RNA sequence: UUCUGAGAAUAGCAAACCCGGUGCAAUCCGGGGACGCAAAACCACGGGCCCUUCUGGGGUAGCCAGGUUGCCGGA
Numbered sequence: 001u002u003c004u005g006a007g008a009a010u011a012g013c014a015a016a017c018c019c020g021g022u023g024c025a026a027u028c029c030g031g032g033g034a035c036g037c038a039a040a041a042c043c044a045c046g047g048g049c050c051c052u053u054c055u056g057g058g059g060u061a062g063c064c065a066g067g068u069u070g071c072c073g074g075a
Base pairs, nucleotide, nucleotide: 002075003074004073005072012037013036017032018031019030020029021028035062041068042067043066046064047063048060049059050058051057052056
């Protein structure tokens, strides 16, 4: 550097649900919580899906593809 995730270690994230807040809404934010995750870290330029005040705008990166970065083990 490339491929890979069987058994481990360290660290991290946090679905559903509940409480509070934001927003027309989807969603998002904080706290609790833990189904899961090696990229479940970041990016909305492609496809999909969702919402809407719809020639448009918004959301989803925990739907897929892609880009950048990245822990540990193995080959």
The RNA shown here (c-di-GMP-I riboswitch aptamer) has 75 nucleotides and comes from Desulfuromusa kysingii.
Its mean pLDDT, the model's own confidence on a scale to 100, is 85.
The sequence was found by an Rfam model in a public genome assembly.